[in-house]
Formats: sequence, C1' cells, structure tokens
RNA sequence: GCGUUAUCAAGAAAGGUGGAGGGAUUAGACCCUUUGAAGCCUUAGCAACCCUUUGUUCAACAAAGAAGGUGCUACAUUCUAUCCGUAAAACCGGAAUAGAUAACAA
Repeated sequence: GCGUUAUCAAGAAAGGUGGAGGGAUUAGACCCUUUGAAGCCUUAGCAACCCUUUGUUCAACAAAGAAGGUGCUACAUUCUAUCCGUAAAACCGGAAUAGAUAACAA
C1' cells in the first nucleotide's frame, strides 16, 4: 500500500528547536501563518477504538475506569467539483466518491 467492519458529534496545548509554509490529494475559493508555518523533541491534556474491572449464563449489552497499545489537542472530513430532493437559478439538506482513525485479516 490492498481488503472487511465501525466512527468521523464532542473534547483537549504549553515550552524548546526549526525558519516558510500549512489546513490529506488535483483545481478554484476561504482561512491560519515571520506577533513564527510544516517537521522534530519534551511535558501536559482530551477521547475511549483496542484494553481493565464489575453486573446478568457464553455471546451480546450496561456501568465504572485510564495502567498499557494507537489516535488526537486552530476553525470545520472548511466549501465547490458527481448524484438526489429539484423545479430556471441560488440557498439548504441528503447520498456517493475521496480521505482520516481504530480493530481485524492477508
């Protein structure tokens, strides 16, 4: 990297280093950024996927928890790009595609 399943609501940041980009990708828009971007390191935190404990017969479910494995800590999977509601268009909503994370499998 490919596949399956689930979720994409909410939540949570400071310091050091670094020195120009960043918000996944292509294009456009919008936004953040030298009052310091990305990356890396330290510490802290959030959440509860795996996990731990308890309850009912296994399963499943519920409640509590946070030692460990991941993940995350501007705004929002930011919007448009395909389809549908839909009609002339816009707005709005939904879906798909794509993507992110986790668990499993090969």